[in-house]
C1' cells in the first nucleotide's frame, strides 16, 4: 500500500413555538377542562421461530401414540441460544461449514450400461464337446525298374486357426454411469481372482496410555474389504399435560328469565285520569320486595426486574458470586409518543487557495436522513437497516 | 392473539411417494372458405415467488424470507 477474517459500540445532539397522551397537586366535590410539575418506543419494539416466568384448567403411577432434538463437556430459569473442544471437510491463512444409527429391518438408486446391491457374463480370456480348415506324423491305394517330389482317400495322433454349442469358468483388461465390491508387485492358475504372499490404505475385535468426554496414540488379531440416501420410512437416546393476560381475579346496571317471601284472585292486587279522596273508565290476573348466576360496563392483572453498566473475585470462555458504587419510574381505551424553524456535528457537491495532484484549511449550498411504531413480561433466534466509530487478526507487494 | 392453506406458461390448473415440467383456453403460422367464425395440422412461450441447504440429482425433501387467501377468539 492492497486483498481480506472475524468482533464490539453508536444509530443525530442541543434550544425554542405548536400540540398529543398518562399520573400527580390545586382551582368545594364527581365528571369534564384548565394553571403547574413530572414521565412517554427500538437495536430490531418486526417475524412469532423456539424457550421460561405468570394464570386458570387437568393430572397416583405407567405405557402407547404425536411432536421436537441429535459428537461431546460445560453455562442457564430454560431452549433449537450462548461457550469451549473432538473428528471430517473448505480456504495458503486469519477464519468458516458439517456431525447418532446404513455389519437391525424395509424401500429407492432415472438415463447409460452386461452388470446398480447377500451383484453381474456384453466384448475379451480360458476350459470341455463336435465340425471344417492348414502342417507335421502314420498307414493304404494308383503310377513307375528303385528312391525323392506330385496328386487321391483314411486316422479314437499331434499342432494351429475359425465356427456353433455349454443354465462352463473367470471381475485382471475395454466401455457405461454421480456410485461398478480396496492398491502396487510377485507367486498361482486352463484363464483368473485376498486364492497366496509382501508393502500401502480402510474396517472391526482385544488390550495398554493420555483425556470427566467426544477421541487421541501406541501394540497385537482377523484377508474382514462391508456403495450412497435415515433434511425415505424406521431403531436409539433425551425432552414435551392443554390454553393462552382476549390467561384469570374482583365489584357489578337496565330488560328476560330462575328461587324465596309477602299481598291480591271478583269481598277487586294493580293501572290510568288527578294535587289528594270520592267517582268514572281499564283490568278474570297478577303485583311488590329481597336472593343468586350472569351480560355491558368498571377495578385489579400492569410493570423495578432470572433488569442493566462499572470495579472486585471465581472460571480459557459462555457465566456466576455477592461485596461496593451508579442507572433505569410508556404502560393507556384499539392504542398517544408529532409538526415547525435555528444552532452545531457528520456526509455529499461547488468555489478560493497551493507550480500540478493529494492531504490539510477557508467559503457557500443542500437533505436530517436507513430500517421501522411498545399492547403481560423476560432469554435467545431470524429477517431489515443511511451512515458513523472502535480496536483486533491473516494473505500478498514495496521500503528501510 | 392462536392456528391452516397456497404462489407452475398470457389466464385457470396438473405434476409434489425425487429422475430432461405438462393440459385446457389464449397467442402466432399454415389448411380449409368467396370472406369470417368454427374445424383441422403445426409451432413459440417457463429464474416452477426469492435465497440457502441435503443429494449424484429438487417444481418435489429441509431452514429462512416475500406476497395472497381462509379459519377460531
Nucleotide at each position: 500500500g492492497g486483498a481480506g477474517c472475524a468482533g464490539g459500540u453508536c444509530g443525530c445532539a442541543c434550544g425554542a413555538u405548536c400540540g398529543c397522551u398518562c399520573c400527580g397537586u390545586g382551582g368545594c366535590u364527581u365528571a369534564a377542562u384548565c394553571a403547574c410539575g413530572g414521565g412517554g418506543a427500538g437495536g430490531a419494539a418486526a417475524g412469532u421461530c423456539c424457550g421460561g416466568g405468570c394464570u386458570c384448567c387437568a393430572c397416583a403411577g405407567g405405557g402407547c401414540a404425536a411432536g421436537g432434538u441429535g459428537c461431546u463437556g460445560g453455562g442457564u430459569a430454560a431452549c433449537a441460544c450462548c461457550c469451549a473442544g473432538u473428528c471430517c471437510c473448505g480456504g495458503c491463512g486469519a477464519c468458516g461449514g458439517g456431525a447418532g444409527g446404513a455389519a437391525a429391518g424395509u424401500g429407492c438408486c432415472a438415463c447409460a450400461g452386461a452388470a446398480a446391491a447377500c451383484a453381474g457374463a456384453c466384448c475379451g480370456c480360458c476350459c470341455c464337446a463336435c465340425a471344417a480348415u492348414u502342417c507335421c506324423g502314420g498307414a493304404g491305394g494308383a503310377u513307375a525298374a528303385c528312391c525323392u517330389c506330385c496328386u487321391c482317400u483314411c486316422c479314437a495322433g499331434g499342432u494351429a486357426u475359425u465356427g456353433u454349442g455349454g443354465a462352463g469358468g473367470u471381475a485382471a483388461g475395454g466401455g457405461u454411469g454421480a456410485a461398478a465390491c480396496g492398491g502396487u508387485g510377485a507367486g498361482g492358475u486352463a484363464a483368473g481372482a485376498g486364492c497366496u504372499c509382501a508393502c500401502c490404505a480402510g474396517a472391526c475385535c482385544c488390550g495398554a496410555u493420555g483425556g470427566u468426554g467426544a477421541c487421541a496414540u501406541c501394540g497385537g488379531g482377523u484377508g474382514c474389504u462391508a456403495g450412497g440416501c435415515a433434511a425415505a420410512c424406521c431403531c436409539c437416546a433425551c425432552c414435551u399435560g392443554g390454553a393462552g393476560c382476549a390467561a384469570g381475579a374482583c365489584c357489578a346496571a337496565a330488560u328476560a328469565g330462575g328461587g324465596g317471601a309477602g299481598c291480591g284472585c271478583u269481598u277487586g292486587a294493580g293501572g290510568g285520569u288527578g294535587g289528594c279522596c270520592c267517582g268514572c273508565c281499564c283490568g278474570a290476573a297478577g303485583c311488590u320486595c329481597c336472593c343468586g348466576g350472569g351480560u355491558a360496563g368498571g377495578u385489579c392483572g400492569c410493570u423495578a426486574g432470572a433488569u442493566c453498566c462499572c470495579u472486585u473475585c471465581g472460571g480459557u470462555a459462555a457465566c456466576g458470586a455477592u461485596a461496593g458504587g451508579g442507572a433505569c419510574c410508556a404502560g393507556a381505551g384499539a392504542a398517544a409518543u408529532g409538526a415547525u424553524c435555528g444552532u452545531g456535528a457528520c456526509g455529499c457537491c461547488g468555489c478560493c487557495g497551493u507550480u500540478u495532484c493529494a492531504a490539510g484549511g477557508g467559503c457557500g449550498g443542500u437533505a436530517u436522513g436507513a430500517c421501522a411504531g411498545a399492547a403481560c413480561c423476560c432469554g435467545g433466534c431470524u429477517u431489515a437497516u443511511a451512515g458513523a466509530c472502535c480496536g483486533g487478526c491473516u494473505c500478498c507487494c514495496u521500503u528501510u | 392473539g392462536c392456528g391452516g392453506g397456497u404462489g407452475u406458461a398470457g389466464c385457470u390448473c396438473a405434476g409434489c411417494u425425487g429422475g430432461u415440467a405438462g393440459a385446457g383456453c389464449a397467442u402466432a403460422a399454415g389448411c380449409u372458405u368467396c370472406c369470417c367464425a368454427a374445424g383441422c395440422u403445426u409451432a413459440g412461450g417457463g429464474u416452477c415467488g426469492c435465497g440457502g441447504g441435503u443429494u449424484c440429482g429438487a417444481a418435489u425433501c429441509c431452514c429462512g424470507u416475500c406476497g395472497c387467501c381462509c379459519g377460531c377468539u